[in-house]
RNA sequence: GGAACAUCAAGAGGAGCCGAGGGACCUGGCCCGACGACACUCCGCCAACCGACCGAAAGGCACGGUGGCAAUGCCAGGAACGAUGAGGA
Numbered sequence: 001g002g003a004a005c006a007u008c009a010a011g012a013g014g015a016g017c018c019g020a021g022g023g024a025c026c027u028g029g030c031c032c033g034a035c036g037a038c039a040c041u042c043c044g045c046c047a048a049c050c051g052a053c054c055g056a057a058a059g060g061c062a063c064g065g066u067g068g069c070a071a072u073g074c075c076a077g078g079a080a081c082g083a084u085g086a087g088g089a
Base pairs, nucleotide, nucleotide: 013043014042015041016040021032022031023030025078026077027076028075029074044069045068046067049065050064051063053060054059
């Protein structure tokens, strides 16, 4: 450095506003939702992939950029796209 197997499935809030759906696409479940979900806005938070900084290194940090803040990616099957691949395995 590569492969296989096993194990694991963490974390993170409010307010405003909207008004009936929502949980990425399809299907079947199961759940959330007028005690106002989802979306949007504001503030906050989680995490540590990339950059910056510190460090000989392991790593640290959380300044910047992504990502995220119900349930294991909610569960199962399927489809699409991308990568690898001789192969739609």
Predicted 3D model of an 89-nucleotide RNA (SAM riboswitch aptamer (S box leader)) from an Acidimicrobiaceae bacterium. The sequence was found by an Rfam model in a public genome assembly. Model confidence (mean pLDDT): 79 of 100.